Bacterial RNase P class A from a Candidatus Sysuimicrobiota bacterium, 360 nucleotides, folded computationally.

RNA sequence: GGAGCGGGCCGGGCGGCCGCGCCGCCCGAGGGCGGUGAGGAAAGUCCGGGCUCCACAGGGCAGGGUGGUGGGUAACGCCCACCCGGGGUGACCCGAGGGAAAGUGCCACAGAAACAUACCGCCGGCCCCGCGAGGGGACGGUAAGGGUGAAAAGGUGCGGUAAGAGCGCACCGGCGGUGUGGUGACACGCCGGCCAGGCAAACCCCACCCGGAGCAAGGCCGAGUAGGGGGAGAUGAGGUGGCCCGCCGAUCCCCGGGUAGGCCGCUAGAGGCCUCCGGCAACGGAGGUCCCAGAGAGAUGGCCGCCACACCGGGGUUCGCCUCGGUGUACAGAACCCGGCUUACAGGCCCGCUCCCGCC
Repeated sequence: GGAGCGGGCCGGGCGGCCGCGCCGCCCGAGGGCGGUGAGGAAAGUCCGGGCUCCACAGGGCAGGGUGGUGGGUAACGCCCACCCGGGGUGACCCGAGGGAAAGUGCCACAGAAACAUACCGCCGGCCCCGCGAGGGGACGGUAAGGGUGAAAAGGUGCGGUAAGAGCGCACCGGCGGUGUGGUGACACGCCGGCCAGGCAAACCCCACCCGGAGCAAGGCCGAGUAGGGGGAGAUGAGGUGGCCCGCCGAUCCCCGGGUAGGCCGCUAGAGGCCUCCGGCAACGGAGGUCCCAGAGAGAUGGCCGCCACACCGGGGUUCGCCUCGGUGUACAGAACCCGGCUUACAGGCCCGCUCCCGCC
C1' cells in the first nucleotide's frame, strides 16, 4: 500500500422566533413564570419473565415447545465458553447438533433390485449342435467387473479361489468392549472381522420444560335508571375458555331500561454511569454517584440564520486544496414494565485481528 475478518459507538451542533404534553408556583381565571419531554431500534408482537385476577395453580389425559456439553440468568428458543461436523491460506464463519441395532412408513426418475435383490457379465459340472475353434439350453455358484441412480451389500491393496467373497491379512472408516485424561460433550490408545443404506423440520421413542387470561389485567368512588319480566341453582349455578379429577363456591344467564365520569394501578427499576474485586467469558459482588416521558385516541413540532458532512454544477489552483451557488442529512416514533431475538436504517467514527505485496 492492497484485500479482508470480528467487535463497539454516533446518528447532526449552536442561536433566535412561534407552537404542544405533563408537573410545580403565582395572580386579576385564562394567562404568566420555572422545570421536564422518545429510540437504538420506542417497530414486528416472535420468545422469556415481573405484575394482576382466577386455588397458595395441585394430579392425570390431550396438546405444545426445547434438543451436543458445561456455565450465566428472574427466565428464555437468549448469552458465554468448550466439543463434534462442514467451509475458508488465514483472522473467522455456518450447523433444528438426542435416537434409524423398538416398531411403522417413505425413498421421485432411472434401475434386475432402494434392503435384500442376479439385468449384462464371470465361473462350474450336465445336456444339445459342431471334425474343431466354439455356439446354445436349463440348473447352481458369485456383488470382483459393467450398467442405473442423490444413494447399491464398508474403502484401497495383497493373498486366496473354479470364479468370487472380511474368506485371510495390512492400513483407513464405522460399531462394540476396555484403559487413560477430562465435571462433561469428547479425545487418545489397545482388543474383537462385529460391518449395520438414507430420511425422525415423517409418525414415533427418550430426556427436560409449559395451568389459563391479560393494564380494556385488576381495584376504589361517583352518577343513573330500576326496585321491572323470564329462566337455572346446595340433588351444586358459576369460577374453569381443551377435557376429567380436585378445589373454591351463592349466586348466575337472558330480555327491558340507564350510565359511557373520576381516581388508583402508572412508573425508582432484575434502573443508568464510574471505580475496584472474582471469573477465560457471559456474568456476579462491593463502594460511589445520578433521577431519566408518563398523556383524554395519545404532546415531544415548524420556520429562519450560522456551522458540520455528502453529492452536483461554476470559477481558481503551487494538484494538497480553496471559493461561490444548489440539493440532501436516514429508519422510525413511547402507552403497564423489563430481558432477548428479528427486521429497517442517509452518512460517519473508533478498536482489535488476518492474508498478500513492497521498502528499511
About this RNA
It is recorded under the gene name rnpB. The RNAcentral record of the sequence draws on ENA. The coordinates come from a structure-prediction model, not an experiment, and the mean pLDDT is 79.